[in-house]
RNA sequence: CUGGCGGGGUCAGGAGAGAGCCCUUUUCCAAGGGCCGCCGAAGGCGCAGGAUCCAUCCGAACGCUCAGGCAAAAGGACUGGCAAACGU
Numbered sequence: 001c002u003g004g005c006g007g008g009g010u011c012a013g014g015a016g017a018g019a020g021c022c023c024u025u026u027u028c029c030a031a032g033g034g035c036c037g038c039c040g041a042a043g044g045c046g047c048a049g050g051a052u053c054c055a056u057c058c059g060a061a062c063g064c065u066c067a068g069g070c071a072a073a074a075g076g077a078c079u080g081g082c083a084a085a086c087g088u
Base pairs, nucleotide, nucleotide: 004088005087006086009082010081011080012079013078018036020035021034022033023032024031037070038069039068043066044064045063046062049058050057051056
């Protein structure tokens, strides 16, 4: 200098499911607690599957719903754009 990989930054897009009932606080929003009913695309766990030096490793958009969420907002796996750095 160039390239690959990785985690970040920023912008855009981004689904699902009760504005549920009761109590407390509060001007309201919201919050806390209790009770059912739901969602899966933060995270987490499990398996399928794969790699393998057979010690282990990776591990899904599948499953579980602990967590999170169920008007809007926020968040959001993932996708694309942008820019120069960082790690290797």